A computed fold for a 74-nucleotide RNA from a Gemmatimonadota bacterium, annotated as transfer RNA.
It was read from a public genome assembly.
Its Rfam family is "tRNA". The family's RNA type in Rfam is transfer RNA.
NCBI's taxonomy places the organism under Bacteria, Pseudomonadati, Gemmatimonadota.
The coordinates come from a structure-prediction model, not an experiment, and the mean pLDDT is 82.
Parts: sequence; structure tokens; C1' cells
RNA sequence: GGGGCCUUAGCUCAGCUGGUUAGAGCAGUGGACUCAUAAUCCAACGGUCGUGGGUUCAAGUCCCACAGGCCCCA
Repeated sequence: GGGGCCUUAGCUCAGCUGGUUAGAGCAGUGGACUCAUAAUCCAACGGUCGUGGGUUCAAGUCCCACAGGCCCCA
């Protein structure tokens, strides 16, 4: 220098062919249970979907650029 992949909750990850409320597990918080702790159960909380543009009635999903990370080629 060229190419490919990834970026979604604090962490690890889903999200089909665009369709209107974006989810799970874990962690943390509150509660139940227990003599107590752990385990277990319940609940609520937690999100600029990397950033900026574009297409569309509608974008996490499609297109472009940029940023960060990983891999391959030279």
C1' cells in the first nucleotide's frame, strides 16, 4: 500500500427478507427465601445500535466516507 471481517446495555452476544415497542445471559440494584451466607426465585433499572452523511413513507438492517480492533496478501 491492497483486500476481508468486526463495532448493538457495564461485560459476552442475538436481531430472519428494511416494518414502526431493540432483546438474552452475566454483573450491579431492590425484594423473597434462610438463624445467616451461598444457591435459587421475583422485580425494576440499564441503549446517541462506533461517528458523520445518503437512499427510503420507514434504517440496528441497504449505500458512502471516516475512526478503532482483528486477520490475510505485498